[in-house]
Context: one part of a larger RNA
RNA sequence: GCCAGGGAGUUCUGUUCAACGGCGAGGUUAAGCGGUAUACCCGCGAAGCCAUAGGGAAACCGACCGCCCGCAGCGCAAGCGAGGGGCGGGGUGGGCUCGCCCGGAGUCGUUGGAGGGAAACCCGAAGCCCGUCGAUCUAUUCCUGGGCAGGAUGAAGCCCGAGGAAACUCGGGUGGAGGUCCGAACCCGUGCUGAUGUGCAAAUCGCUGGGAUGACUUGGGUAUAGGGGUGAAAGGCCAAUCUAGGCGGGCAAUAGCUGGUUCCUCCCGAAAUAUCUCGCAGGAUAGCCUCCGCGGAGAUUGUACGUGCUGUAGAGCACCAAAUAGGCAUUUAGGGGAAGAAAUUUCUCGGUGCCUUAAAGAACUCCGAAUGUGCGUACGUCGUAGAUGCGGGGAGUGAGGGCACCUGGGGUAAGCUUGGUGUGCAAAAGGGUAACAGCCCAGCCCGACGUUAAGGUCCCUAAGUGUUGAUUAAGUGUGAUAGACAAAAAGGGUUCAUGGUCUAAGACAACUGGAAGGUGGGCUUAGAAGCAGCCAUCCUUCAAAGAGUUCGUAACAGAUCACUAGUCGAGAUCAUGGGCAUUGAAAAUGGACGGGGCUAAGUCAACCACCGAUACGUUGGAUCAUCGAAAGAUGGUAUGGUAGGGAGGUGUCGUGCGUGGGUAGAAGUGGGGCCGUGAGGUCCUGUGGACCGCGUUCGAAUAAGAAUCCUGGU
Numbered sequence: 001g002c003c004a005g006g007g008a009g010u011u012c013u014g015u016u017c018a019a020c021g022g023c024g025a026g027g028u029u030a031a032g033c034g035g036u037a038u039a040c041c042c043g044c045g046a047a048g049c050c051a052u053a054g055g056g057a058a059a060c061c062g063a064c065c066g067c068c069c070g071c072a073g074c075g076c077a078a079g080c081g082a083g084g085g086g087c088g089g090g091g092u093g094g095g096c097u098c099g100c101c102c103g104g105a106g107u108c109g110u111u112g113g114a115g116g117g118a119a120a121c122c123c124g125a126a127g128c129c130c131g132u133c134g135a136u137c138u139a140u141u142c143c144u145g146g147g148c149a150g151g152a153u154g155a156a157g158c159c160c161g162a163g164g165a166a167a168c169u170c171g172g173g174u175g176g177a178g179g180u181c182c183g184a185a186c187c188c189g190u191g192c193u194g195a196u197g198u199g200c201a202a203a204u205c206g207c208u209g210g211g212a213u214g215a216c217u218u219g220g221g222u223a224u225a226g227g228g229g230u231g232a233a234a235g236g237c238c239a240a241u242c243u244a245g246g247c248g249g250g251c252a253a254u255a256g257c258u259g260g261u262u263c264c265u266c267c268c269g270a271a272a273u274a275u276c277u278c279g280c281a282g283g284a285u286a287g288c289c290u291c292c293g294c295g296g297a298g299a300u301u302g303u304a305c306g307u308g309c310u311g312u313a314g315a316g317c318a319c320c321a322a323a324u325a326g327g328c329a330u331u332u333a334g335g336g337g338a339a340g341a342a343a344u345u346u347c348u349c350g351g352u353g354c355c356u357u358a359a360a361g362a363a364c365u366c367c368g369a370a371u372g373u374g375c376g377u378a379c380g381u382c383g384u385a386g387a388u389g390c391g392g393g394g395a396g397u398g399a400g401g402g403c404a405c406c407u408g409g410g411g412u413a414a415g416c417u418u419g420g421u422g423u424g425c426a427a428a429a430g431g432g433u434a435a436c437a438g439c440c441c442a443g444c445c446c447g448a449c450g451u452u453a454a455g456g457u458c459c460c461u462a463a464g465u466g467u468u469g470a471u472u473a474a475g476u477g478u479g480a481u482a483g484a485c486a487a488a489a490a491g492g493g494u495u496c497a498u499g500g501u502c503u504a505a506g507a508c509a510a511c512u513g514g515a516a517g518g519u520g521g522g523c524u525u526a527g528a529a530g531c532a533g534c535c536a537u538c539c540u541u542c543a544a545a546g547a548g549u550u551c552g553u554a555a556c557a558g559a560u561c562a563c564u565a566g567u568c569g570a571g572a573u574c575a576u577g578g579g580c581a582u583u584g585a586a587a588a589u590g591g592a593c594g595g596g597g598c599u600a601a602g603u604c605a606a607c608c609a610c611c612g613a614u615a616c617g618u619u620g621g622a623u624c625a626u627c628g629a630a631a632g633a634u635g636g637u638a639u640g641g642u643a644g645g646g647a648g649g650u651g652u653c654g655u656g657c658g659u660g661g662g663u664a665g666a667a668g669u670g671g672g673g674c675c676g677u678g679a680g681g682u683c684c685u686g687u688g689g690a691c692c693g694c695g696u697u698c699g700a701a702u703a704a705g706a707a708u709c710c711u712g713g714u
Base pairs, nucleotide, nucleotide: 001714002713003712004711005710006709011118012117013116015114016113017112018111019110020109021108022107023106026050027049028048032044033043034042035041054061055060064088066087067086068085069084073080074079089102090101091100092099093098121260122259124257128250129249130248131247132246133245139224140223142221143220144219145218146217147216148214150182151181152180153178157174158173159172160171161170162169163168186211187210188209191207192206194205195204226242228238229237230236263649264648265647266646267645268644273286274285275284276283277282287397288396289394290393291392292391293390294389298382299381300380302379303378304377305376306375307374308373309372314367315365316364320361325356326355327354328353329352330351334349335348336347337346338345339344400425402423403422404421405420406419408417409416430441431440432439436483445621446620447619448618449617450616451615455611456610457609458596459595460594464608466607467606468605469604470603471602477598478597489583490582493580494579495578496577497576498575499574500573501572502571510567511566512565513564514563516540517539518538521535522534523533546561550559551558622639623638624635625634626633627632650703652700653699654698656696657695658694659693660692661691668687669686670685671684672683673682674681675680
């Protein structure tokens, strides 16, 4: 891991609600007693409890069928009208324009729902307290014993010698000190972060290493005990257990936390918000879901119109705050300059006001939408198959998150974060997007056959190698700039549009010629001659030619251009804008348009077919509701669904009553057929060899796939 078996809302008590039943202004017994077919049952038993009156803290006081409306129903009609509603009246409260109550319904039982107390659906702590056992491990005392190969060094003291006046010093011996040195036993455990790491071993093995006469090591005995010991102190150790030992008990501690919680079908179907909370992983109340009842006629989330409200988007500068440029005027408490001996004058920078000018504001508004919203009307939709509403039983939820749009925060940003509106996911299957909760299409009761949506139609792969026109040459692209983008910039890539200029009096390009004279302009300069630099830039001839466009020379020369003629013979050129492409363009295994591949099977525009879903249509069936004795009819744009509420069933074990099967083969079990929406039921056959069903009532230790579930097997 698998298989089998076991495995989780129980029981008692008091409360509340529903259904059903008994009795009813009453209902009911408890303990106990008697009888008896002796745990049952029958009969007694009124103590007690609930109800029959409320209000008030208490003292205390102490309550209705008088009027109207009206559903069902009745009635030919008028109308009456149980239940229901509105008034009126009454009780009480020093609260009196108010609160509670009053025109009789309860009580006992059974079953079920829920919440309280109990272990309270099951399993799960770390902990806290009490008692007890431990120092054969280990820590540290104390008592009494044991152990330490060999080698090295050579303290004091002593002896001898030498020196010295002495103190003493020096040398040679002897001696054998030391928490001395090297190194076995012994004790330890440094590094390899070696081996091992389901081990030889719940700490070992190898090599290496530290101490090895000492604060050494070791045997036996002995002492200290759990908030206590012991500790050369690491929170170390106290029997593989230590920031408070083990064992037993309190104990099924508690767990707002994690996990698990067992058969079927049908109906409805959420929430992730608000307030309070030692509250933020939880609760209470409201909101949203469900079920039952009461009641009896309107309700309204949609659309349009009418009539009101508003101060957002936008816009604007009329106010407020901030603020651009210019002008004019004025003032000053202003700063600076100039003139003057000074008073003072004048210029400038400012301040204030006005005019012109151009912008700008969530907390500005002279203005001002779309939306939104109150009321009314019409239509639509829902509603006597009972809506809106009211009362009661049961919940769950109170961690939400994505996308589109509008906003706040912070940020490079975010699958970031706070709100609002909508939508879908959550709790939604199906089709599309290669695959992909939230994107696009579309809301799955069960079959059959068709038609479409999104998206597609070369092959994988259902359907066009479809039609017409353009465009791209980059494999650009074949991607919904949904997720998952590439930008600024650049260019005789190419294409389209618009406008200007030149052009048969010949344009543009190319080729063949000319490109002159005054003059080497003046100045400067060694020189400056069109061409270092400065100034000026005229005139003539001409088809045309600058006091010179670029090379060049020391300076000239030379080449070339502007300009012009000829040849040629039709468009050329400039600017702006659009389309599709190009460069810009770098990431780590080889590699992705889903792939193959494609020059369309890419892109743009237009069109016609077809494919394509649980959508839509047709048809058959099931469920639900109403009608009906039934057959059946009718109805709904009915029947996705987590948490959850409600309804109806299946199976297992036992039990009272009734009724059956079985050695001519029961239960169980292998294989198969049929029936039922399903849980399941039933039949046949093999095996098996003695018990087992069905209907109905009541009652449960009643259903297994999960809980790091338990036990066993494998």